The prediction has a mean pLDDT of 78. Bacterial RNase P class A from a soil metagenome, 361 nucleotides, folded computationally. The sequence is in RNAcentral, with records from MGnify.

RNA sequence: GAGCAGGCCAGGUGAUCGCUGGCGGCGCUUAAGCGCGGCUGGAGGAAAGUCCGGGCUCCACAGGGCAAGGCGCUGGGUAACGCCCAGGGGGGGCGACCCCACGGAAAGUGCCACAGAGACCAGACCGCCGUGGUACGCCCACGGUAAGGGUGAAAAGGUGAGGUAAGAGCUCACCAGUGUCGGCGGCGACGCCGGCAGCUUGGAAAACCCCGCCUGGAGCAAGACCAAAUAGGGGAGCGCUUGAGGGUGGCCCGCCCGAAGCUCCCGGGUAGGUUGCGCGAGGCCCCGGGUGACCGGGGUCCCAGAGGAAUGAUCACCACCGGUCGCGAGACCGGCACAGAACCCGGCUUACGGCCUGCUC
Numbered sequence: 001g002a003g004c005a006g007g008c009c010a011g012g013u014g015a016u017c018g019c020u021g022g023c024g025g026c027g028c029u030u031a032a033g034c035g036c037g038g039c040u041g042g043a044g045g046a047a048a049g050u051c052c053g054g055g056c057u058c059c060a061c062a063g064g065g066c067a068a069g070g071c072g073c074u075g076g077g078u079a080a081c082g083c084c085c086a087g088g089g090g091g092g093g094c095g096a097c098c099c100c101a102c103g104g105a106a107a108g109u110g111c112c113a114c115a116g117a118g119a120c121c122a123g124a125c126c127g128c129c130g131u132g133g134u135a136c137g138c139c140c141a142c143g144g145u146a147a148g149g150g151u152g153a154a155a156a157g158g159u160g161a162g163g164u165a166a167g168a169g170c171u172c173a174c175c176a177g178u179g180u181c182g183g184c185g186g187c188g189a190c191g192c193c194g195g196c197a198g199c200u201u202g203g204a205a206a207a208c209c210c211c212g213c214c215u216g217g218a219g220c221a222a223g224a225c226c227a228a229a230u231a232g233g234g235g236a237g238c239g240c241u242u243g244a245g246g247g248u249g250g251c252c253c254g255c256c257c258g259a260a261g262c263u264c265c266c267g268g269g270u271a272g273g274u275u276g277c278g279c280g281a282g283g284c285c286c287c288g289g290g291u292g293a294c295c296g297g298g299g300u301c302c303c304a305g306a307g308g309a310a311u312g313a314u315c316a317c318c319a320c321c322g323g324u325c326g327c328g329a330g331a332c333c334g335g336c337a338c339a340g341a342a343c344c345c346g347g348c349u350u351a352c353g354g355c356c357u358g359c360u361c
Base pairs, nucleotide, nucleotide: 001361002360003359004358005357006356007355008354009353011318012317013316014315015314016313017312019042020041021040022039023038025036026035027034028033044338048349049348051347052346053345054344055343056219057218058217059216068215069214070213071212072211073087074086075085076084077083088102089100090099091098092097103210104209108208109207111203112202125149126148127145128144129143130142131141132140133139157175158174159173160172161171162170176200177199178197179196180195181194182193183192184191185190223275224274225273226272233266234265235264236263237262238261245257246256247255248254282301283300284299285298286297287296288295289294320335321334322333323332324331325330
């Protein structure tokens, strides 16, 4: 200098003025409430995307199956996961280290551009070989052949020998792979060793699909409570020409309307209000277990809760960064990332400023 892995911080202190949650006090007030004043709490590592998993709530649910979606090496962690840890296998990098949807392509269907003769129960373009023909030409026809050439990302294992008309796992030796049997190690994925079988099988399943496993749906605008109003419902009272009720009017009479409803209560639950809603798979410290994720025990602390939505502003000093001036001490100016809770937690991903530690070349 370039890089890899891990951890930490997210300006600090004080003053003043506000906003908001909680808890006391004083005054007025029957109370509700109002006013004054005090103490105390008040965003994040991602509060974000809403991509997974769970708690909680309501609805549904005997059991099983189909469909749909997701996941897919092994062991472990966890409330759970598609997350995390440890390992196996494969791949990349000189290395520290990093990456992998990592079951099945020998169940079936379909696909494999261009090039190429041929892209899969293969294939004959050139070449090689045989047979036949012959206008004997560097020719033609038929057949054999995957050694050699050529095409391609990919063409049926590699090297050598035998073999053959020429060739070919056709045969053999060795190597590589696959399958299988046995032994050893490992909980296991798997690894190592040995034997056997010429078995040599193209790619792609993030194409359909097959196999195994998982998943009921909707979400705090869930849900619960209080409760003006309207419609519909139930009950009671009054009333149906001996006039309930309404209008007129201050009231009574009167007059008019009125042949059937009217009033009250219950209930219902719209507006509105309250709740859900802040003690939790909680933070910190110590001890113990574990390689680790994590778990157990003890101690200690209480740490946002808004709802058209608070969490802010100003000043002073200090810290950090940059610039200008100055020989210098220093002075002046500017900056300090990404971003703002909305029921709560565990993850993942994305955005982003800086510091530290270890390691590699």